[in-house]
RNA sequence: GCCGCUGUAGCUCAACGGAUGAGCAUUCGCCUCGUAAGCGAGAGGUUGUGAGUUCGAUUCUCACCGGCGGCU
Numbered sequence: 001g002c003c004g005c006u007g008u009a010g011c012u013c014a015a016c017g018g019a020u021g022a023g024c025a026u027u028c029g030c031c032u033c034g035u036a037a038g039c040g041a042g043a044g045g046u047u048g049u050g051a052g053u054u055c056g057a058u059u060c061u062c063a064c065c066g067g068c069g070g071c072u
Stems, first nucleotide, its partner, number of pairs: 001071007010024004018055001026042005048064005
């Protein structure tokens, strides 16, 4: 330099072009003499950045940025 994969919550990951979710973690409550476990509720996201297509984009297209892999 070229090619491919990848980027969504603190972490690990889901999500037919039509509401952004789960588990763990965290906060509060219940339970307990107390703690852990268990149960219930909450909070937490400019979906890497910018543009394009579309009535509508996490999803499709392009460029850039980060990570991983391959080729030379």
The RNA shown here (transfer RNA) has 72 nucleotides and comes from a Blastocatellia bacterium. Its Rfam family is "tRNA". Gene Ontology term of the family: triplet codon-amino acid adaptor activity. The RNAcentral record of the sequence draws on ENA. Model confidence (mean pLDDT): 81 of 100.